Context: one part of a larger RNA
RNA sequence: UGACGGGGGCCCGCACAAGCGGUGGAGCAUGCGGUUUAAUUCGAUGCUACGCGAAAAACCUUACCAACCCUUGACAUGUUGGUCGCGAGAAUCAGAGAUGAUUUUCUUCAGUUCGGCUGGACCAAGCACAGGUGUUGCAUGGCUGUCGUCAGCUCGUGUCGUGAGAUGUUGGGUUAAGUCCCGCAACGAGCGCAACCCUCACCCCAUGUUGCCAGCGGCUAAGGCCGGGAACUCUUGGGGAACUGCCCGGGUAACCGGGAGGAAGGUGGGGAUGACGUCAAGUCAGCAUGGCCCUUAUGUCCUGGGCUACAAACAUGCUACAAUGGACGGUAGACAGAGGGAUCCGAUACCGCGAGGUGGAGGCAAUCUCAAAAAUCCGUUCUCAGUUCGGAUCGCAGGCUGCAACUCGCCUGCGUGAAGUCGGAAUCGCUAGUAACCGCAGAUCAGCUAAGCUGCGGUGAAUACGUUCCCGGGCCUUGUACA
Numbered sequence: 001u002g003a004c005g006g007g008g009g010c011c012c013g014c015a016c017a018a019g020c021g022g023u024g025g026a027g028c029a030u031g032c033g034g035u036u037u038a039a040u041u042c043g044a045u046g047c048u049a050c051g052c053g054a055a056a057a058a059c060c061u062u063a064c065c066a067a068c069c070c071u072u073g074a075c076a077u078g079u080u081g082g083u084c085g086c087g088a089g090a091a092u093c094a095g096a097g098a099u100g101a102u103u104u105u106c107u108u109c110a111g112u113u114c115g116g117c118u119g120g121a122c123c124a125a126g127c128a129c130a131g132g133u134g135u136u137g138c139a140u141g142g143c144u145g146u147c148g149u150c151a152g153c154u155c156g157u158g159u160c161g162u163g164a165g166a167u168g169u170u171g172g173g174u175u176a177a178g179u180c181c182c183g184c185a186a187c188g189a190g191c192g193c194a195a196c197c198c199u200c201a202c203c204c205c206a207u208g209u210u211g212c213c214a215g216c217g218g219c220u221a222a223g224g225c226c227g228g229g230a231a232c233u234c235u236u237g238g239g240g241a242a243c244u245g246c247c248c249g250g251g252u253a254a255c256c257g258g259g260a261g262g263a264a265g266g267u268g269g270g271g272a273u274g275a276c277g278u279c280a281a282g283u284c285a286g287c288a289u290g291g292c293c294c295u296u297a298u299g300u301c302c303u304g305g306g307c308u309a310c311a312a313a314c315a316u317g318c319u320a321c322a323a324u325g326g327a328c329g330g331u332a333g334a335c336a337g338a339g340g341g342a343u344c345c346g347a348u349a350c351c352g353c354g355a356g357g358u359g360g361a362g363g364c365a366a367u368c369u370c371a372a373a374a375a376u377c378c379g380u381u382c383u384c385a386g387u388u389c390g391g392a393u394c395g396c397a398g399g400c401u402g403c404a405a406c407u408c409g410c411c412u413g414c415g416u417g418a419a420g421u422c423g424g425a426a427u428c429g430c431u432a433g434u435a436a437c438c439g440c441a442g443a444u445c446a447g448c449u450a451a452g453c454u455g456c457g458g459u460g461a462a463u464a465c466g467u468u469c470c471c472g473g474g475c476c477u478u479g480u481a482c483a
Stems, first nucleotide, its partner, number of pairs: 001483002003480003007477007015467002019430005026319006034310002042053002064305003070299001073129001077128003080124005087106008109119003131294002134292003140288002142283003145279001147277001152191006158167003171182003197271004202240005208234001212229002216227003243265001246259005321423001325382006339370003344363002349358003389420001394415007436459007
């Protein structure tokens, strides 16, 4: 100087407390350990691994296993020789296929110093080499997690100290903040904080189609449907607006408390933004890369299998155990936002109980479409039961995608109708348009294991006395057989 203390002081944080809803019990989904297996590919492992890499494992992916092939190779460059078109197909046989054998159609290279000289393509041979998801994240780059959006981390000059170092950065206040004020052997500065950026909330100007329809006219069963309008909503550009600016009180000041006006008030809400560093943290399998290793195999091709196994165990979720509910019906089928759409989205119509099928209007989309929002509201019924709760499991019959759903896809109908009556010790999230409840969309994607993830809106709470205690953190101080 740090680090540590079941030392002290001060101060924060959904850290506790106060509340609301869960997890832990059940069934199922997904991931992991374990076990099994020819293989169940690899990585990630307290917080910071375990719905994680994976925003899609039937084949492919695929790295694993078994079997079958290839050896200058699936891919690149160079050298030598040969061919001249290259290229695009088609068929037959053998085979699981890769591949091998055979036949055949269309087409008939360019430049040129006319020299197989140059380019291009293919074939062959050998050699240089290719190739490796083989190894080392404790050789690395890059990127990322975490402490932590915590308020810290440093430097120059000066001063003090033999020196390590100190001072500044400590102190008194204040703040979300090393934020600002006052003081001070310090005076300044840098990286962080804040602001500058995006978005939401209010207003103004411009804009007026594909969006809008107040007033005027027309049409209709009804509809911005038509003429038209540019007000309103909205679209997307520009600007304004908030600064403790004003008032009162406290205070030397910084600032704090209250108030007015205002759409918004003291950082207005949300996002992006992550200092010096810590964990030899994670990643050689995203990529790059040093060393080492393989080179008729640790490379490459292909068929089939596996990654989907299952005694018990863990993690994260979904669905429930019901009456604040289930079922049925109604309201010309109440009311969103944000997205997607061209080998795509697909309307009206028709067929089917349904999944779906036929068909194809319109739409490269403020035009058409996916599209039905759901919870909600109003009726009727069920009457507390393992039930008209709950839907696992299984049987049968179908639908869709795809070369192909046996291992191993999703969906529909009928039947079946398990556990489960609110969950021990323990434990998690959340402070407001939040929690909780409700649905919608998208990426990936032929299809889907999505109950995941990322967004979007709808309905919409309770509680915070307080900081003694648990956890984490910041500053000062003290002790130390620690570095």

Predicted 3D model of a 483-nucleotide part of an RNA (small-subunit ribosomal RNA, 3' major domain) from uncultured Chthonomonas sp. Lineage of the source: Bacteria > Armatimonadota > Chthonomonadales > Chthonomonadaceae > Chthonomonas. The RNAcentral record of the full RNA draws on SILVA. It matches the Rfam family "Bacterial small subunit ribosomal RNA". Gene Ontology terms of the family: ribosome and structural constituent of ribosome.